[in-house]
Molecule: small-subunit ribosomal RNA
Organism: candidate division CPR3 bacterium
RNA sequence: AGAGUUUGAUCCUGGCUCAGGAUGAACGUUGGCGGCGUGCAUAAGGUAUGCAAGUCGAGCGGUCCCGCAGCAAUGCGGGAUAGCGGCAAACGGGUGCGUAACACGUGGAUAAUCUACCUCUAACACAGGGAUAGCUCGCCGAAAGGCGGAUUAAUACCUGAUAGUCCCUUGAUGUAUUUCAAGGGUAAAGCUCCGGCGGUUAGAGAUGAGUCCGCGGCCUAUCAGCUAGUUGGUAAGGUAAUGGCUUACCAAGGCAAUGACGGGUAGCUGGUCUGAGAGGACGGACAGCCACACUGGGACUGCGACACGGCCCAGACUCCUACGGGAGGCAGCAAUCAGGAAUUUUGCGCAAUGGACGAAAGUCUGACGCAGCGACGCCGCGUGGAGGAUGAAGGCCUUCGGGUUGUAAACUCCUUUUUUACAGGAUGAUAAUGACGUAACUGUAAGAAUAAGCACCUGCUAACUACGUGCCAGCAGCCGCGGUAAUACGUAGGGUGCAAACGUUAUCCGGGAUUAUUGGGCGUAAAGAGUAGCGUAGGCGGUUUAUUAAGUUUUUAGUAAAAUCCUUCGGCUUAACCGAAGAUCUACUAAGAAUACUGAUAAACUAGAAUCAUGGAGGGGAAAGCGGAACUCUUGGUGUAGGGGUGAAAUCCGUUGAUAUCAAGAGGAACACCAAAGGCGUAGGCAGCUUUCUGGCCAUGUUUUGACGCUCAGGCACGAAAGCGUGGGGAGCGAAACGGAUUAGAUACCCGUGUAGUCCACGCUGUAAACAAUGGAUACUAGAUACCUGACCCGCUCAGUACUUUUGUAAUCAAAAGUCUUGAGCGGGUUGGGUGUCGCAAGCUAACGCGUUAAGUAUCCCGCCUGGGGAGUACGGCCGCAAGGCUAAAACUCAAAGGAAUUGACGGGGGAACGCACAAGCGGUGGAGCGCGUGGUUUAAUUCGAUAAUAAACGAAAAACCUUACCAGGGUUUGACAUUCUAGCUGCACAUUCUGUGAAAGCAGAAUUCCUUCGAGGGUGCUAGAACAGGUGUUGCACGGCUGUCGUCAGCUCGUGUCGUGAGAUGUCGGGUUAAGUCCCACAACGAGCGCAACCCCUAUCGUCUGUUGUAUCACUCAGACGAGACUGCUCGCGUAAGCGAGAGGAAGGUGGGGACGACGUCUAGUCAGCGUGGCCCUUAUACCCUGGGCGACACACGCGCUACAAUGGUCAGGACAACGAGUUGCAAUCCGGUGACGGUGAGCUAAUCUCUUAAACCUGAUCUCAGUUCAGAUUGCAGGCUGAAACCCGCCUACAUGAAGACGGAAUCGCUAGUAAUCGCAGGUCAGCCAUACUGCGGUGAAUACGUUCUCGUUCCUUGUACACACCGCCCGUCAAGUAGGGAAAGCUAGGGGCACCCGAAGGUCGACAUCGGUCGGACGAAGGUGAACCUGGUGAUCAAUGCUAAGUCGUAACAAGGUAUCCGUAGGGGAAUCUGCGGAUGGAUCACCU
Repeated sequence: AGAGUUUGAUCCUGGCUCAGGAUGAACGUUGGCGGCGUGCAUAAGGUAUGCAAGUCGAGCGGUCCCGCAGCAAUGCGGGAUAGCGGCAAACGGGUGCGUAACACGUGGAUAAUCUACCUCUAACACAGGGAUAGCUCGCCGAAAGGCGGAUUAAUACCUGAUAGUCCCUUGAUGUAUUUCAAGGGUAAAGCUCCGGCGGUUAGAGAUGAGUCCGCGGCCUAUCAGCUAGUUGGUAAGGUAAUGGCUUACCAAGGCAAUGACGGGUAGCUGGUCUGAGAGGACGGACAGCCACACUGGGACUGCGACACGGCCCAGACUCCUACGGGAGGCAGCAAUCAGGAAUUUUGCGCAAUGGACGAAAGUCUGACGCAGCGACGCCGCGUGGAGGAUGAAGGCCUUCGGGUUGUAAACUCCUUUUUUACAGGAUGAUAAUGACGUAACUGUAAGAAUAAGCACCUGCUAACUACGUGCCAGCAGCCGCGGUAAUACGUAGGGUGCAAACGUUAUCCGGGAUUAUUGGGCGUAAAGAGUAGCGUAGGCGGUUUAUUAAGUUUUUAGUAAAAUCCUUCGGCUUAACCGAAGAUCUACUAAGAAUACUGAUAAACUAGAAUCAUGGAGGGGAAAGCGGAACUCUUGGUGUAGGGGUGAAAUCCGUUGAUAUCAAGAGGAACACCAAAGGCGUAGGCAGCUUUCUGGCCAUGUUUUGACGCUCAGGCACGAAAGCGUGGGGAGCGAAACGGAUUAGAUACCCGUGUAGUCCACGCUGUAAACAAUGGAUACUAGAUACCUGACCCGCUCAGUACUUUUGUAAUCAAAAGUCUUGAGCGGGUUGGGUGUCGCAAGCUAACGCGUUAAGUAUCCCGCCUGGGGAGUACGGCCGCAAGGCUAAAACUCAAAGGAAUUGACGGGGGAACGCACAAGCGGUGGAGCGCGUGGUUUAAUUCGAUAAUAAACGAAAAACCUUACCAGGGUUUGACAUUCUAGCUGCACAUUCUGUGAAAGCAGAAUUCCUUCGAGGGUGCUAGAACAGGUGUUGCACGGCUGUCGUCAGCUCGUGUCGUGAGAUGUCGGGUUAAGUCCCACAACGAGCGCAACCCCUAUCGUCUGUUGUAUCACUCAGACGAGACUGCUCGCGUAAGCGAGAGGAAGGUGGGGACGACGUCUAGUCAGCGUGGCCCUUAUACCCUGGGCGACACACGCGCUACAAUGGUCAGGACAACGAGUUGCAAUCCGGUGACGGUGAGCUAAUCUCUUAAACCUGAUCUCAGUUCAGAUUGCAGGCUGAAACCCGCCUACAUGAAGACGGAAUCGCUAGUAAUCGCAGGUCAGCCAUACUGCGGUGAAUACGUUCUCGUUCCUUGUACACACCGCCCGUCAAGUAGGGAAAGCUAGGGGCACCCGAAGGUCGACAUCGGUCGGACGAAGGUGAACCUGGUGAUCAAUGCUAAGUCGUAACAAGGUAUCCGUAGGGGAAUCUGCGGAUGGAUCACCU
């Protein structure tokens, strides 16, 4: 000090989570020792038992015991102590209920007070008296205890005397304080060991306590008003003392937005934890203060209490009881029960320290000192050290080589902290006295001996492998792991971290600048109130001078307890711990000083602000009046069949005369053009014209005032549309409603009607995307440009007045020129105010963008924000007639939600281009029959795979057996096949022959049959066994390889540079061109790579060479090899160029025609059944062999084909012309037989030689004559042929006979642009044969059409929008249904709280009366209890309405693209639902056109 997590990636905003430290802790696993600390946080719940406060005989009278003396009585001495008396018991110890308070902290006040014991000073202690407990006697009671009689003492009690600077009263100078005087009043105690110890009064001190005041420290305004002893006064009472502390009377005050009153929570502090600090959280131990002592009330005693181990009363609870009554209070120390996750011994001692009493000895002391228990915390030590490789064994992993555990162990040597045993033994104690103490510490001996675990190992975060499991079991702090190869689950090995502990949980601070004083923000992320218009409190405030000294700065003094923290030093072996000294305690109080700034007071100023005068622009506001166009309605005329409306229609209007047209009248609402980026207004908003009234703004000026200012919590006012109330009005438009369409539906979009409303008046409502999503004020900081409206200057034009001159004239008139001046207009310049645009000036910003109209640089004031959802909702309050508005949460839930920009993809967005994509043509498919494939169904099996394009005459270039993987049955088990080993047997194998059985396989058996060095050796085989074989079993989502597709589309990238915070961009875009990212020009890019093209093959022309098997011969043809040829090279035109168009020549012309060749990648595309291969699975079976069957089934559906439907044809006869290929298990000529398939014979050929091999369409002639035919050939019958062990399931061919559907094919759909389509035949592979009409090739004949790119499909490029990124087959909204969670409302039910009113009224003090009795009665007060009406806070509640969450429910498709009706905001109405419609508003709308 940071890190993880929103995205495909990026930057930002923003939350969540983690790493650190801490604890009075708890839980889990584990556990050697010691030191120092610490230990009921919950039930202030209940408590058995013991102990925790007594002491004094030197205050008193007795009693008992002992000793001594004495005959005894008695005396003396010692010890003990029930009672009277004194002091203590108010300390010490515990707890944190209550308390938000002068309770605490801090600083003051007390002239408003008290103080036992202690210290000092002064004075005094004289004379008397009557009782009483005890003891004793008697009585009552179970007990606790009580009553009566007699008797007795005191340092107990009382009276008198005396005393003062004590107390009271009165007086004195004017009150008070003080002082003085007079009068009155109150004292005492003795004991003694003779040393002393006590007693009384007064004063002083010390200590302790009481009271008052300033300031400080929790949450809540969804608590806003509170208060009758309340605030003050007078008098009295009361107290140690002030005071409404109490009472009577009088007055009506007192507190509060600087938060009263109420509610909740809480002991406060020194300090503790954390933090860089400022802060935040906490208040256990220790220390100071407070409060409390079973709950509530009360007083007594006393110096001190309203008293923890005292009293009285009431209540609850517990115990005893003889039932009549009594007793009790652990929040003292132990202990016990309960509660709880959880917290110790019924220990020892007064040795030390401290306390009470005592003259003292001493007694008492659960305070305290110690010990015990608990790893609860902190600190320290140990569990051994050195050497030791064959890197042992074992474990784990493995590529089988090895690696690792690991110098670790074993083994050798050494040491003894600890442990055990023995011996000695300090400080704490001063003369004595030691609980701790079997102490600390020291010495000796023994022996590595007695001593290691816990968590983690995907990232954050140090540390990895194997097996098991298979979205299961489980993990998880966050992101997230697990669906058969899990470093994330469980186990193991190994590793990492810490270590007598380690993890987990809980809580606090930190990180969090995530509440921001230090130290944040508000255009779009959360956030500027609609105007924040006016304005109160408040905050802030221009220039100068003087005074003051409140703030501020500084000096001095006091306080800020100790402990703690920090520094230094010291003591325990060290440390923790402890001690000493210092520093600190940032604060408060008092006094002094300073005066720059702020404040206060006073006096001035004019730059802010206001005012005045003269002008100016304007849809600013209110009221009244007037106007024309349009529209609808009414009346009348003309006129006839339609009109209207839409994508197309219909509802609707019209022959009772519409629409159209003319005329007249009526009505209401809105004001075309001007009109604009234009004007005005605080905002909402404002538009015909005129008049009246009226607000604001601007300019100029040597007006005036003199800081009067800025901003504003509350408050007041205004505030679109919709809506509400009352009354009018109602033409058009038009929520609702009705009808017609559309549609799967259509509660919508479209159409026809149409009510509220829209309009007016007067009230209410108070909200909008009320937006520039940008609060107001002031100052400063480059520019460019436009408009509106002023002022000043210059110039020009026009008009007017005056004057002058000239000319004409009879003229005072007319004309012209000039000068001065006024007004209007235009242009230019300067300067105000306002409104816009641009802008990489700078600067700011996450970016977009803002940029003198700031989102820049600063100051002041206000408002607002703090993750998303729940929710602007609930509850409460205020406002409203209502609708609703304002204020405004929580539970619960998620790990995101969000902003800007980037790259893609997509759009029923736009632009450009291409393609047999459409169009133009030709021929088909879809209908029929048949063939083949697929689905489905069936079956014992119909083996498997392929399934949009990119499966379906596909794998399969040949299923009768085989193939074959499937089924049924029969068999085999080291196996049909490979390698090796062990044991036994073997002259047997192999091969051949044979027998039995059997469907075969097989099983059983027989015969013949090796080498040799003679060792049973080699080889072989068999049997048994072990490794293993085998698997078309599974996973193509573990893979290799291969393949399809986009697509032969023109794209896909890189290096360096540059731009950007970055993802990325640029290059690759733009203008042209091309088949092409082909080339050219331009350009912050310059180059390069994979693709394109070319290089390769075939083919068209020619040349050269060669020439058998071709050629009678030469040539040609032909065949082979090697070359030539084509490059926009040439001409013309266009063009900057690239290139395009035309032409020439040429066999071929603009890549001549074909082929091979397939970029980065996509489809988790296909294939484990072609092959290979990881993992998993089977092993007398999922392996292997055999026979038979199946893959060929058949209601049906789809795909690919063949043959046809005929005359451009069929049939018959005759005739002509190819090319590619194949052939010895073969092709087969010739001849013969057969109608034919074919058979017989077998020349030739291992092929330019022989054969397949007659090509067919075509040509010529004949016939058929439009018909289910002389078309078509399915189906079927019978007879044959061929292949093959074998044609039943299930082959092909031939002849004869039979002669089905079909007459050109619905919606839809396919191929093809030239030697192509169409049509015709031929050959080959596979192959015994063949279901081939398939596939791969070959040649013959040989067309039509393309205007063109609007549309369909696909692709490429640019641009735009996006809430998509699994990328539109995307995303996503709401109702309903199911489950679940937590809140809300609710008739009520229930618990608690504090007040109010009333009833009753204990103890008690007080007042009064009666009384003298250890009194009685009464009054007011008074705890507990009771009654009543309300309030507040909880719990629960049938049911109700919402909300959140939950892999695969229902209905639609509202939003994101112009999301298919742009979306959204406010409001009103409607509707299953998302939503629809009306009115007004926003752009946070795409596209096109127009304007500027």